[in-house]
Model confidence (mean pLDDT): 82 of 100. Transfer RNA from Candidatus Woesebacteria bacterium RIFCSPHIGHO2_01_FULL_39_17, 73 nucleotides, folded computationally. Its Rfam family is "tRNA". The family's RNA type in Rfam is transfer RNA. The same sequence occurs in records of 2 taxa. The organism belongs to Candidatus Woeseibacteriota, within Bacteria.
RNA sequence: CGGGGUGUGGCGUAGUUGGUAGCGCACUCGGAUGGGGUCCGAGAGGCCGCCGGUUCGAGCCCGGCCACCCCGA
Numbered sequence: 001c002g003g004g005g006u007g008u009g010g011c012g013u014a015g016u017u018g019g020u021a022g023c024g025c026a027c028u029c030g031g032a033u034g035g036g037g038u039c040c041g042a043g044a045g046g047c048c049g050c051c052g053g054u055u056c057g058a059g060c061c062c063g064g065c066c067a068c069c070c071c072g073a
C1' cells in the first nucleotide's frame, strides 16, 4: 500500500424482504432459607465505532473515516 472480516447496554452475543433492539452473565429490589450458596419473581441499563447520504422510515442499504484481526505485497 491492496483485499477481506469484525465493531450492538459492564462483559459475551442475536437481530437473514429496511418498520422504532432481544438473550445469557453481571447489577438493583422482593420472596423462599436460621444465614450463605442456590432457586423464583420483578426492575434498571444500549440509538447500535464516528460523519454523511438514500428512504415516509436504517443496527440492517450506499460513501468516507477510525480501531482491531486475517491474507497478500
Stems, first nucleotide, its partner, number of pairs: 001072007010025004019056001027043006049065005